RNAcentral holds the full RNA, with entries from ENA and SILVA. The part of an RNA shown here (small-subunit ribosomal RNA, central domain) has 351 nucleotides and comes from Actinobacteria bacterium HGW-Actinobacteria-1.

[in-house]
Context: one part of a larger RNA
RNA sequence: UUGGGCGUAAAGCGCGCGUAGGCGGAUCGUUAAGUCAGGUGUGAAAUCCGGGGGCUCAACCCGCGGCCUGCAUCUGAAACUGGCGGUCUUGAGUCUGGUAGAGGAAAGUGGAAUUCCUAGUGUAGCGGUGAAAUGCGCAGAUAUUAGGAGGAACACCAGUGGCGAAGGCGGCUUUCUGGGCCACGACUGACGCUGAGGCGCGAAAGCUAGGGGAGCAAACAGGAUUAGAUACCCUGGUAGUCCUAGCCGUAAACGAUGGGCACUAGGUGUGGGGGGUCAUCGACUCCCUCCGUGCCGCAGCUAACGCAUUAAGUGCCCCGCCUGGGGAGUACGACCGCAAGGUUAAAACUC
Numbered sequence: 001u002u003g004g005g006c007g008u009a010a011a012g013c014g015c016g017c018g019u020a021g022g023c024g025g026a027u028c029g030u031u032a033a034g035u036c037a038g039g040u041g042u043g044a045a046a047u048c049c050g051g052g053g054g055c056u057c058a059a060c061c062c063g064c065g066g067c068c069u070g071c072a073u074c075u076g077a078a079a080c081u082g083g084c085g086g087u088c089u090u091g092a093g094u095c096u097g098g099u100a101g102a103g104g105a106a107a108g109u110g111g112a113a114u115u116c117c118u119a120g121u122g123u124a125g126c127g128g129u130g131a132a133a134u135g136c137g138c139a140g141a142u143a144u145u146a147g148g149a150g151g152a153a154c155a156c157c158a159g160u161g162g163c164g165a166a167g168g169c170g171g172c173u174u175u176c177u178g179g180g181c182c183a184c185g186a187c188u189g190a191c192g193c194u195g196a197g198g199c200g201c202g203a204a205a206g207c208u209a210g211g212g213g214a215g216c217a218a219a220c221a222g223g224a225u226u227a228g229a230u231a232c233c234c235u236g237g238u239a240g241u242c243c244u245a246g247c248c249g250u251a252a253a254c255g256a257u258g259g260g261c262a263c264u265a266g267g268u269g270u271g272g273g274g275g276g277u278c279a280u281c282g283a284c285u286c287c288c289u290c291c292g293u294g295c296c297g298c299a300g301c302u303a304a305c306g307c308a309u310u311a312a313g314u315g316c317c318c319c320g321c322c323u324g325g326g327g328a329g330u331a332c333g334a335c336c337g338c339a340a341g342g343u344u345a346a347a348a349c350u351c
Base pairs, nucleotide, nucleotide: 003323004322005321006320007305008304012319014201015200016199017198021194022193023192025088026087027086028085029084030083031082033081034080035077036076037075038074039073040072041071042070048066049065050064052062053061054060091191092188093187094186095185096183097182098181099180103177104176105175106174107173108172109171110154115149116148117147118146119145120144121143125136126135162169163168206247207246208245209244210243211242215241216240220236221235222234223233258318259317260316261315262314263313266296267295268294269293270292271291272290273289274288275287276286300307301306324351325350326349333344334343335342336341
């Protein structure tokens, strides 16, 4: 619970594709379902409302009218919504030519660094900290030189820079592949927007199987600190982190802001494209314009903070969600999962 809301107070599904449904551009004709007008029938009585009457008043009762917001049917109207038919191009899409990019997948490849191994030089310390100790080292460490092995991550470039629906994506090369933006025309002719269910994607951690394992590092062990120290600091160190295949499906999955369209002062930076100006040479400069991404700021909005053409302004369409705190995102049930658990989701009681 006919209401008001959802950036931070409770509240936008993590993100997409899309079914049903809801909503939907311009114009002509037609229809008459919605809509509107009138007629007829019905809508029991009582109740209710108006005015009148009867009990000395009133309650109560009687009679009249109204109401009964509705339904059915007939006739009519045709602006709007819907149906049907035709036309159109501005919404949407296709083609052509350009263009930027860590967008995705696979294969290959490079250098720096850490660690380890072998060999050389070399000698007593190294390491670590607030200070130390555990630890490593005369069986030759640390340091340094050469060679080798292996795994993981890619310094500088690097930028409130770019790309992607989100999660996310960063050395280089090749192959395959998705999307965007811009310019000029041509074409299709409303093919659109949203989207309950559904389906797919989805960081990290975790799980299964098989590989791999350099560094880092839950757990664990030791050393310190401390009253204690199951921590913070130090020395080690296993899962894991990596790859392949399959699960899991969560997050402060955040812009804590659902998607679409339209409208509403500007200023300034930056990324991509086009046009003009200037330039004898291509770079630059300045102006215009489209798309993206930041900052500032008017009107307006806001409880304030703040938002402000990338709206939290002004409107319309569709979806999701909220309705005092705790109990509780729990129990039970159901579905999903190998498990961990996830999704859906109460109540008693209590303040």